Predicted 3D model of a 145-nucleotide RNA (c-di-AMP riboswitch aptamer (ydaO/yuaA leader)) from Firmicutes bacterium ZCTH02-B6. Of the family's consensus pairs, 96% are formed in the model. It was read from a public genome assembly, where an Rfam model found it.
[in-house]
RNA sequence: AAAUCGCAUGCGCUGAAUCUCCGCCCAGGCGGAGAACGGGGGAACCAAACCUUGCGGGGCGCAUCCAUCCUGCGUUAACGGAUGGUAGGGGUUCGCUCUACCCGAGCCCGUCAGCUAACCUCGUAAGCGCCAUUAGAGCGAGAAG
Numbered sequence: 001a002a003a004u005c006g007c008a009u010g011c012g013c014u015g016a017a018u019c020u021c022c023g024c025c026c027a028g029g030c031g032g033a034g035a036a037c038g039g040g041g042g043a044a045c046c047a048a049a050c051c052u053u054g055c056g057g058g059g060c061g062c063a064u065c066c067a068u069c070c071u072g073c074g075u076u077a078a079c080g081g082a083u084g085g086u087a088g089g090g091g092u093u094c095g096c097u098c099u100a101c102c103c104g105a106g107c108c109c110g111u112c113a114g115c116u117a118a119c120c121u122c123g124u125a126a127g128c129g130c131c132a133u134u135a136g137a138g139c140g141a142g143a144a145g
Stems, first nucleotide, its partner, number of pairs: 010130005018035008036124006046114001054111001056112001057109004065085006088103003094140007
């Protein structure tokens, strides 16, 4: 000197997950209220066309579905893993389009919920990036000179 790692601040990304105020304890945390954003339940009408412990059913989320193989199981069954695809989704630090690239998870309710006005109720997390941030091409906007 470079690279790498950590911390703080700042900026940005996925996501609903942000902002403001008050009180207590004492400098950092706890509790509460409001706004904003997001989810669930919940009439009529419509839909469905009774119920069912059954391989039940349902919710959040982009994360759904299919094929093949391995393994498991043996109708008193319905599991797990791998590979390839797929509905769907994402980032380029101004916007849009195309091509490529990446993700295509996880969790919850507890026998129960169609839609649904009034009404009731819940959440405000988690994770990641680093100075033009993902590459190429095109069309615009804007700024500087």